[in-house]
RNA sequence: AGAGUUUGAUCCUGGCUCAGAAUCAACGCUGGCGGCGUGCCUAACACAUGCAAGUCGAACGAGAAAGCUCAGCAAUGGGUGAGUAAAGUGGCGACCGGGUGAGUAACACGUGGAUAACCUACCUCAGAGUGGGGAAUAACCCUGGGAAACCGGGGCUAAUACCGCAUAAUACCCUGCGACUAUGUCGUGGGGUUGAAACCCGAAAGGGGCUCAGAGAGGGGUCCGCGGACGAUUAGCUAGUUGGUGAGGUAAUGGCCCACCAAGGCUUUGAUCGUUAGCCGGCCUGAGAGGGCGGACGGCCACACUGGAACUGAAACACGGUCCAGACUCCUACGGGAGGCAGCAGUGGGGAAUUUUGCGCAAUGGGGGAAACCCUGACGCAGCAACGCCGCGUGGAUGAUGAAGACCCUUGGGUCGUAAAAUCCUUUCGGCAGGGACGAAUAAAUGACGGUACCUGAAGAAGAAGCCCCGGCUAACUCCGUGCCAGCAGCCGCGGUAAUACGGGGGGGGCGAGCGUUGUUCGGAAUUAUUGGGCGUAAAGGGCGCGUAGGCGGUGCGGUAAGUUUGAUGUGAAACCUCCAGGCUUAACUGGGAGCUUGCAUUAAAGACUGCCGUGCUAGAGUGUGGGAGAGGAGAGUGGAAUUCCCGGUGUAGCGGUGAAAUGCGUAGAUAUCGGGAGGAACAUCGGUGGCGAAGGCGGCUCUCUGGACCACAACUGACGCUGAGGCGCGAAAGCUAGGGGAGCAAACAGGAUUAGAUACCCUGGUAGUCCUAGCUGUAAACGAUGAACACUUGGUAUAGCGGGUAUCGAAUCCCGCCGUGCCGGAGCUAACGCGUUAAGUGUUCCGCCUGGGGAGUACGGUCGCAAGGCUGAAGCUCAAAGGAAUUGACGGGGGCCCGCACAAGCGGUGGAGCAUGUGGUUUAAUUCGACGCAACGCGAAGAACCUUACCUGGGCUCGAAAUGUAGUGGAAGUCGGAUGAAAGUCUGGCGCCCGCAAGGGCCGCUGCAUAGGUGCUGCAUGGCUGUCGUCAGCUCGUGUCGUGAGAUGUUGGGUUAAGUCCCGCAACGAGCGCAACCCUUAUCCUUAGUUGCCAUGCCGAAAGGCGGCACUCUAAAGAGACAGCCGGCCACAAGCCGGAGGAAGGUGGGGAUGACGUCAAGUCCUCAUGGCCUUUAUGUCCAGGGCUACACACGUGCUACAAUGGACGGUACAAAGCGCUGCAAGCCCGCGAGGGGGAGCCAAUCGCAAAAAACCGUUCUCAGUUCGGAUUGCAGUCUGCAACUCGGCUGCAUGAAGCUGGAAUCGCUAGUAAUCGCGGAUCAGCACGCCGCGGUGAAUACGCUCCCGGGCCUUGUACACACCGCCCGUCACAUCACGAAAGCAGGUUGCACUAGAAGUCGCCGAGCUAACUCGCAAGAGAUGCCGGUGCCCAAGGUGUGGCUUGUGAUUGGGGUGAAGUCGUAACAAGGUA
Repeated sequence: AGAGUUUGAUCCUGGCUCAGAAUCAACGCUGGCGGCGUGCCUAACACAUGCAAGUCGAACGAGAAAGCUCAGCAAUGGGUGAGUAAAGUGGCGACCGGGUGAGUAACACGUGGAUAACCUACCUCAGAGUGGGGAAUAACCCUGGGAAACCGGGGCUAAUACCGCAUAAUACCCUGCGACUAUGUCGUGGGGUUGAAACCCGAAAGGGGCUCAGAGAGGGGUCCGCGGACGAUUAGCUAGUUGGUGAGGUAAUGGCCCACCAAGGCUUUGAUCGUUAGCCGGCCUGAGAGGGCGGACGGCCACACUGGAACUGAAACACGGUCCAGACUCCUACGGGAGGCAGCAGUGGGGAAUUUUGCGCAAUGGGGGAAACCCUGACGCAGCAACGCCGCGUGGAUGAUGAAGACCCUUGGGUCGUAAAAUCCUUUCGGCAGGGACGAAUAAAUGACGGUACCUGAAGAAGAAGCCCCGGCUAACUCCGUGCCAGCAGCCGCGGUAAUACGGGGGGGGCGAGCGUUGUUCGGAAUUAUUGGGCGUAAAGGGCGCGUAGGCGGUGCGGUAAGUUUGAUGUGAAACCUCCAGGCUUAACUGGGAGCUUGCAUUAAAGACUGCCGUGCUAGAGUGUGGGAGAGGAGAGUGGAAUUCCCGGUGUAGCGGUGAAAUGCGUAGAUAUCGGGAGGAACAUCGGUGGCGAAGGCGGCUCUCUGGACCACAACUGACGCUGAGGCGCGAAAGCUAGGGGAGCAAACAGGAUUAGAUACCCUGGUAGUCCUAGCUGUAAACGAUGAACACUUGGUAUAGCGGGUAUCGAAUCCCGCCGUGCCGGAGCUAACGCGUUAAGUGUUCCGCCUGGGGAGUACGGUCGCAAGGCUGAAGCUCAAAGGAAUUGACGGGGGCCCGCACAAGCGGUGGAGCAUGUGGUUUAAUUCGACGCAACGCGAAGAACCUUACCUGGGCUCGAAAUGUAGUGGAAGUCGGAUGAAAGUCUGGCGCCCGCAAGGGCCGCUGCAUAGGUGCUGCAUGGCUGUCGUCAGCUCGUGUCGUGAGAUGUUGGGUUAAGUCCCGCAACGAGCGCAACCCUUAUCCUUAGUUGCCAUGCCGAAAGGCGGCACUCUAAAGAGACAGCCGGCCACAAGCCGGAGGAAGGUGGGGAUGACGUCAAGUCCUCAUGGCCUUUAUGUCCAGGGCUACACACGUGCUACAAUGGACGGUACAAAGCGCUGCAAGCCCGCGAGGGGGAGCCAAUCGCAAAAAACCGUUCUCAGUUCGGAUUGCAGUCUGCAACUCGGCUGCAUGAAGCUGGAAUCGCUAGUAAUCGCGGAUCAGCACGCCGCGGUGAAUACGCUCCCGGGCCUUGUACACACCGCCCGUCACAUCACGAAAGCAGGUUGCACUAGAAGUCGCCGAGCUAACUCGCAAGAGAUGCCGGUGCCCAAGGUGUGGCUUGUGAUUGGGGUGAAGUCGUAACAAGGUA
C1' cells in the first nucleotide's frame, strides 16, 4: 500500500466481497509447563444453606451454668469457674466498605466557575468551662395472654440515659462606625433577651471523655456558563404555568409550598412528544480527522422484591433499619406470623456462554475500644477455565546402500528425505531426592500463601503437536473416486466421464499449544468527503418569480477590543498512553521521573483582518432627462381567406375513400359549379438559426390601460447590495364545477377493412373536449436534462436594437462602442461525448439536491384537493450488479456504391407416366452402420448371389483367425488318409528332420504367464483428411503517429479494376498471407527429331503398301508470340477506359491445377492414427444359411418416352481419348441372336478392343395410344461363377402397361457453352440408366440492376456479443417468501376526568391518661406530654373516555423469487404505426 467482481474488449461511475487489527466471547478439532490478568454481555428471574457489622465492663445496674475442688454419709453448702458467658440500659459505628446498571436525555455526568444563599460527627490547632439538684426506666422479680412471633399488668433499681436551676457568648433583638469580592459579608462599640455540661480510670501524677465558642483539613448541599443520542411520518407546549408581594418551610437560594395580584414563560439555534441510553477518565480502530464501545481498574450518579412514606442521626428518606400497600415464597394450633443474595460462595432457571457452598485476617485498609483485643466474603491468597497476553519446551550434532514403506511415473526414474535407523552429546520443562526464602512494619513475638518461589543433585531423549489451507484474490499440485449426483463456496464461481475448486491418498504452504469457524467493532470505504466527493448524459438543479429569517457583502479615516494572535497564572485527579531509566533470569506485569492531557477559566499585550460604533466617498445599486425597438400583459372593437351548414340557379350519375376495398353520401338530384346567407374557430403570405417575456408562454388589424429591458447624457441618493430555509404568487396540456358556445378537429363509442386474432395501425362517422366567463387542479422530456449573482481569462464569423465616427447629395451596407441572439473554435476542463467570454474554464457568495439496482415515488401517517390525484415519503425481502461514454464486430422489414446465370432476356429440363437408384417411413429374427437446409438423399458404395459383411439365426473355438516375449513340455516342418458333420470343427491313423563336439538352437504343436482381439462407446477428448462461405477480395504485422484506454491510422477518400488491380491524395512508411504471375493443357508459328507416324515429287504394285523421302500431317522436346506494345479519343499530363490497325490469338485469349485469416463444437473413432471408458469361454474368432434386394406409402437424383426436326429398313462417310498377357483377340467356321469353336497378331503411334453415332443418300409409315412407347409377363436360350431360388447380365420369340409434353412450385446454362449424338475407362469373375473422361453436330438471349437470393466496401442506429434462429415485456397457471389492508380479538404504555384513600409528615381538637417544672401546707390546679379523633396532601386500587404502540385475524391487495408451463409481441434496427 491494495485486490476480486458489470464488458467480446475499454475507460468511468457505482455497489458487493477479501486481505489487517481488536474482542468480558462462543463453537469444532487438538492440548506439555509457568507467570500476569480476566471470567452471567441472557432473567434488575426466583432463591435452600453458611458467612458478609459490630464493638466498648476505663458509661451503668444486674449476673449464670458445666467442669474442677473443699466440707459432709448424703441432701446440701462453700471456693473456683467469674464479675466470665448470655442478655439489658447507654455510647460510637451501622450513611463507610461491597454489589448492580433497572430507571434516568437530566445540572445525571464532564469541564470551568459561584455560594455575600449553606452544613459538617470523628481528626488537628488554639480559647473558655465542667457548679448544684431532681424525677424516672429496662434488665431483674411476680403475674397474665398467645401455637409462634411477641405482647400486656404489677413491683424494685443504676448511669456518660432523662429533666429543671446557676454561670458564660462573637448566638438572637435594637442601635453606631469602618472595610470589602457590596442582596443577607467582615471587623469593632453600646443596650437588651435567651441560653451549657458527665463523668470514667488511676494511690497520685496524669490520662480519657463532656459543654460553649473560633479556626483548619477533609467531606457534602445548592446555583450557573459550556459540552456530549436519534426521530419533524412528533410543531406547537405550559395554570404553580412565568413574574411580583407577603407568609411558611429548609442547613441553605428558589413556586420548594401557600394566599393575593399581573399575564406571562418555552419553541424551527427544534420546545413538546416518542424511541434508545447510566455519564466520564478511558478502551478498540485509524496516518490523522474521525468512527465504535463504556466489560476489568478509577471518579460521579442511580437503585436495593415492586410502589409510597417518614423516623433516627452530623449526614439516609437508609442493600443485610422501621411503617403501609402489592405480588411472590415459607411457617401455622387457621386465630395469626416470617422473608427479600443487584454482598461472598452456592442452587434452580434462562442461555451459544461465564468459576470454589476454599484458606486467612500474616499484609493493606476499615469499625469499636485507653489498651489488650474483637469484627471485617473489604482485602490478601489458593482452586477451576488455553478466555486473553507473555515466556519456555517437545531435543542437539553427525548421518546416503539416498534403507524399508507410501505416493507419482514418460517405467528411465522422482518425492517424502538427513527425514528415519545408527553413533555421539545435552537435560530446559515435567517427575524424584535434599536445602529453602523476601514479603515482618522490631529489640523480641506474629506468614493464609507454603515446604511455594528459588538453589543443588541423580536418572534418562527419556513424558510432551496439532490445526487450517493449497482455482484466482492468496503462500502452497498431483493421483484416484464421483459424474449438475454427492457436495463446496468470503466474492467471482466449481461439479453434466480426463475436477490443481467435491471426497480420499501422497506431496506442499501457513500458524503453532494452539488452529480454524461464527458473531461484533473500526479499517481498507475519498462508500456522508471538516481534513477529503459530487449534480449536461452515470444517482443528483427546486417548473418560474417575489421575498421573511438567516448567511455573505464596495471604498477612506477615527474609535473599540467581541472574534483573532501571543505571553502569564490556575485547573485539566490517579491509573492509562509516549519517552527515559529501575525490579521480577527474559517478557507480559510492575515501582519512579518526565512528557502528554490538543480543553476551560482569569489576566496582560497586539490592533493587521472580521465584527461593532462614528464620520466620509462613488466604481456596486437606484433615481432623473432624452430616445428608439418589440407576437410582453389585460380589456374593447374590427377584417378578409378557408372549412361546414342553409336557400336559390346550372347540371347528371356518380361521389368519396384506400395498398386494394368496403362502410358512408347520391335520381327525394349528390359530387362539381355560380349567387346569396348563417355561425364558430384559427389568423396563410410577411416569418427569419428574427423579436418579447422570470418561467409557462406570446403571431390578422385598430383603440384604451399597463409591466420590463436597451441606448445616450452624467444632474441626484450614497452600499440603499447578492442569495434566500419557511412563506406568498405565477404556472403548458389534460382533467373537475357552474353557465354559455360549438364551424372544423376529435378520446370514448359505432360501423367498414386488415388479420390466425385485431378491443390497434387504415377508412366512414362521431360525443365529451378543444372556444368564452368565473372558480379549482399544480403536474410535464415544466429540457439548455446545465440554480441565482458577481469578477477574471486568446479569437473568428453571422444576426437584432441603440449610439458615435467616416464617406456620400443620401449609411441598412464601411469603422468603433454598448446590450441581446446563434455558429465555429484556442487555452483550460471533462470518463468520454463534448463545453469553450451566453463555460461544463478560473474564483467568491448563497440556496436546492445525490449516496448501488429492484421493491417504489409504492405502503402507512400527515397535509392539500369536489374528485382525479398532488406534496412529504419508508421498511421487510431480493440481486451482484444496475448504469454512463466510447470501441470492435454482428444485425436492421436503415442509407449509399458495386459484383455474381442473382433477377431479367433466352434455350432445355425437373414436378405428371413407366422403370432404375438413394432416402424417409413401415415391416422384419435381421432388414448392419454413418451422412440430414444450402453444404444428407446414383452420398461413404470405382460395382452386397457366397466372399465382401460390420446385421440376424444356428453350430463351433477360448493364448484364441493373425503378432511379440517368456517358462515348462512334446514333436521335424510337412504330407497322405479314416470316422462324423451343413461346414467350421471334433475324434483318429500312416509316413517323416536339420545345424552344432556339447550346451543348445531353428521350425511346429500343447500347457501357463505377460498380453492379444473388438467396424464396441465418445468426431462434444483428438491428429490427419474433407465439405462450406468462396477463387469471395479480403486477412494481418513491424515501426511511427493519434487516443487515459479498448482501439484507430495504414486498409478511409477521389478515380479505376475481375481483384486491397493500379494511380493520385493523405501521419503515415513499409512488409507478410491472399489477388495476379510463375505450372499443366488448348489455339499460331519456328527449330530439333523422323519409327511403329506421314506420302508432295520419282520408281514398283490392282490396292494396301514397299523402295525412297521427312516437304506436309502428326508425334514430343525446346523456343517464339500478347505487352494496353502501336494509332486516335476520353480522363487529371495518372491509373485506366473506348475505338481502330496489325495479328492465329486483344485487353486475365479458352480450360485446369492452385482455396488467405477464419466460420459452422460442420463431417469422419466404420480408411488410418490416437487419449479415456467398456468387453475378455465374448462386444473376440471360425463356419453354414439368411438379411443388407422386404413394400400400403412419401421425397430426392436419373433413364426411357409421349413421337413426323420422328420411327423402321437399306446404303455411304468423318473422331478423340483410352484400355489389353490369370489380357485384348483379327481373319475363318457354327448359331436368327446372346454366344460358341478356333486361334493369326500384339507386352502394342506396329496387333486387337473398334462398329463411332447423330449426320448424309434412298425407301416406307401419315397423326393413330399408332410401324410412337417400351413397362410387365410367359416360353426358350446364352455367359460369368463352387453356386444365378431368395438375388446377376445378355439373347430370341411372344406379350405390349402407363404415357399424347405434365398443377403449385422449381433446376441448369452466356459459346465451341446449352441442347443433342455416340465412344472409352475405373471398380470388376459376372453385373452401370450411376461416376470419371473423350470427341461429333452445334444454337438462342442479356434492355438493364427496380425486385428475389448470396457476397464485398463505406456509413448510420442498436438495450444484440451464444451476436436477430439475438434480446425482451405483461397477464394467466403452479410453488414459496416477506409486506400492506381488514370485521375484530389480545397485550403494553400513557393523557384526562371522577372515585378511592393505607402508612406517614404537618395543622387543628384533645371531655380520656399524664413522674420531673410552676403555684399550693395539703387536696388539687396549671403548664406540658401521650393515646385517640379530625383536616390538607398522597401510593396501590376502581370507573369512564382518549392517544401511541405491539401481536394476532377469515378474507383480500399488490410485490419479490423460482433450467426448460400458457397467450400474445409491447420495447431494442425506421423493431416493422419512431